About this RNA:
This is a predicted structure of a 74-nucleotide RNA (transfer RNA) from a Spirochaetota bacterium. Model confidence (mean pLDDT): 80 of 100. Lineage of the source: Bacteria > Pseudomonadati > Spirochaetota. It matches the Rfam family "tRNA". Rfam classes the family as a transfer RNA. It was read from a public genome assembly.
RNA sequence: GGGCCCUUAGCUCAGUUGGUCAGAGCAGGGGACUCAUAAUCCUUUGGUCGAGUGUUCAAAUCACUCAGGGCCCA
Numbered sequence: 001g002g003g004c005c006c007u008u009a010g011c012u013c014a015g016u017u018g019g020u021c022a023g024a025g026c027a028g029g030g031g032a033c034u035c036a037u038a039a040u041c042c043u044u045u046g047g048u049c050g051a052g053u054g055u056u057c058a059a060a061u062c063a064c065u066c067a068g069g070g071c072c073c074a
Base pairs, nucleotide, nucleotide: 001073002072003071004070005069006068007067010026011025012024013023019057028044029043030042031041032040050066051065052064053063054062
């Protein structure tokens, strides 16, 4: 220098073909249980979907630019 992939909750990750509402596990808060702790169970908080622009009636999802990370080739 060229090509490809990834970026979604504090962490690890789903999210099909653009269309109810953005979700799960873990973690955090509250509660139950227990003499108590742990474990277990119930409940609940938490998101500019990496940033920006565009396309569209409608974008996490499509296009482009940028940023960060990874892999391959040279």